This is a predicted structure of a 503-nucleotide part of an RNA (small-subunit ribosomal RNA, 5' domain) from a Coriobacteriia bacterium. The organism belongs to Coriobacteriia, within Bacteria. Its mean pLDDT, the model's own confidence on a scale to 100, is 85.
Context: one part of a larger RNA
RNA sequence: GGAUGAACGCUGGCGGCGUGCUUAACACAUGCAAGUCGAACGAUUAAAGCCCCUUCGGGGGUGUAUAAAGUGGCGAACGGGUGAGUAACACGUGACCAACCUACCUCUUACUCUGGGAUAACUUGGAGAAAUUCAUGCUAAUACCGGAUAUUCCGUUUCCUUCGCAUGUUGGAAUCGGGAAAGUUCAGGCGGUAAGAGAUGGGGUCGCGGCCUAUUAGCUAGUUGGUGAGGUAACGGCUCACCAAGGCAGCGAUAGGUAGCCGGGUUGAGAGACCGACCGGCCACACUGGGACUGAGACACGGCCCAGACUCCUACGGGAGGCAGCAGUGGGGAAUUUUGCGCAAUGGGCGAAAGCCUGACGCAGCAACGCCGCGUGCGGGAUUGAAGGCCUUCGGGUCGUAAACCGCUUUCAGUAGGGAAGAUUAUGACGGUACCUACAGAAGAAGCUCCGGCUAAAUACGUGCCAGCAGCCGCGGUAAUACGUAUGGAGCAAGCGUUAUCC
Numbered sequence: 001g002g003a004u005g006a007a008c009g010c011u012g013g014c015g016g017c018g019u020g021c022u023u024a025a026c027a028c029a030u031g032c033a034a035g036u037c038g039a040a041c042g043a044u045u046a047a048a049g050c051c052c053c054u055u056c057g058g059g060g061g062u063g064u065a066u067a068a069a070g071u072g073g074c075g076a077a078c079g080g081g082u083g084a085g086u087a088a089c090a091c092g093u094g095a096c097c098a099a100c101c102u103a104c105c106u107c108u109u110a111c112u113c114u115g116g117g118a119u120a121a122c123u124u125g126g127a128g129a130a131a132u133u134c135a136u137g138c139u140a141a142u143a144c145c146g147g148a149u150a151u152u153c154c155g156u157u158u159c160c161u162u163c164g165c166a167u168g169u170u171g172g173a174a175u176c177g178g179g180a181a182a183g184u185u186c187a188g189g190c191g192g193u194a195a196g197a198g199a200u201g202g203g204g205u206c207g208c209g210g211c212c213u214a215u216u217a218g219c220u221a222g223u224u225g226g227u228g229a230g231g232u233a234a235c236g237g238c239u240c241a242c243c244a245a246g247g248c249a250g251c252g253a254u255a256g257g258u259a260g261c262c263g264g265g266u267u268g269a270g271a272g273a274c275c276g277a278c279c280g281g282c283c284a285c286a287c288u289g290g291g292a293c294u295g296a297g298a299c300a301c302g303g304c305c306c307a308g309a310c311u312c313c314u315a316c317g318g319g320a321g322g323c324a325g326c327a328g329u330g331g332g333g334a335a336u337u338u339u340g341c342g343c344a345a346u347g348g349g350c351g352a353a354a355g356c357c358u359g360a361c362g363c364a365g366c367a368a369c370g371c372c373g374c375g376u377g378c379g380g381g382a383u384u385g386a387a388g389g390c391c392u393u394c395g396g397g398u399c400g401u402a403a404a405c406c407g408c409u410u411u412c413a414g415u416a417g418g419g420a421a422g423a424u425u426a427u428g429a430c431g432g433u434a435c436c437u438a439c440a441g442a443a444g445a446a447g448c449u450c451c452g453g454c455u456a457a458a459u460a461c462g463u464g465c466c467a468g469c470a471g472c473c474g475c476g477g478u479a480a481u482a483c484g485u486a487u488g489g490a491g492c493a494a495g496c497g498u499u500a501u502c503c
Stems, first nucleotide, its partner, number of pairs: 001503004006499005013374006019367002021332001026330003030327003035074003040071002044067001049062005081285003091209007100202002105198008113147004122137001124135004153178003157174004163168001183190002211257003218248003223245008260282004264275004287308005310321004338364001340363003346360001347358004377408004388399004412444001414439005422430001447492005452473003458487005468475002
């Protein structure tokens, strides 16, 4: 000198774009953050309208209407947060899988036949303070379970064949065994099943690469390898039985410390050094530890079970909870925002659609926290350089064209009128915002640090090794350009200084 997710002191006009718990992965009141489908299903249900009956009170039907539960489907594994753990194939990069999976989507081929028994909701009865739960009876389905058919599918055996580094693999033939389906609608369609291909997303293996300590030198029994079996989507000590005694290590094993990794960011001429906030990719985690279930996908932040700590409710028998989602609270801290608006846009889930949901997102609010831009006026005005301040050699000098005074302008802010794009038929939170026009008046808008040298800028007074200053050298003990104040000056400017950290 540059830089910062900064903080502190003094000061503070406006706008645009960004950024905002770096500390306690500390504890959390309250609200919201994941639902949707009646074109899968049964049962129930308020009103308007229409029809019928009426004792004029009303009753019945219709209304793919409305609403809340339930069965069922899809989603909830995305999106959002955090960086605790992790020195590891976690990440980056390059290869490989002849050892793998992939819902929804696209394409191709074929099929969608025939039966059955339940169950929730509901009814009745019971237990419980509650959370919840038991029994009885009834009912539906794209829920569940049989049977049929199925070239290609899966498995067994045999043969031919293509390719490969090997285990193997491609294509074909034959035998035996096994495996599907669901309906609904406005009859356009939307679905269902099997198989193949694609796309997308994932899983696995390996080479290389990136921290510190040797005041850590030996480490290891599923340990290293084999055979067999189990398990997995899949290879594999992944797991198990048996067998062998191996495997790693000074090219640093093991142990300890520290740490999410990268694209990138800061600085530097570069080499390098430091960092990994925001944005993007990957990973890990979700009160702590463990576990599986469901599912195409989880060992699952707003699912389940067990154990633990903590908090809450309780009729003491027993229950409920998890903000490292968005706001917000307490606490910690030098320090970090609103319990805002909207689904209008973009994107996501469901739905045939209308649409519903969406604290993702779009916006607004707060904060000079950062970057950038603008303003705080412009011109004239001195033979009276006014008054006043300060200095003075008392002559004067200086603040200083500065002010006053004269003329001009109106950016920004203000007031009033008009008023968008962003949206395509409709639909705009932002927002009566941006922007445009008019009006008034220099009007509402300047501070901070420094002035001994380094380092741009000096005089007076006060103080008297005191009070104080200080980045280094050093100032102060009676004329201090170094302390304090004043005047003047220098620098930067809505900021200026200080502190911390990095280059």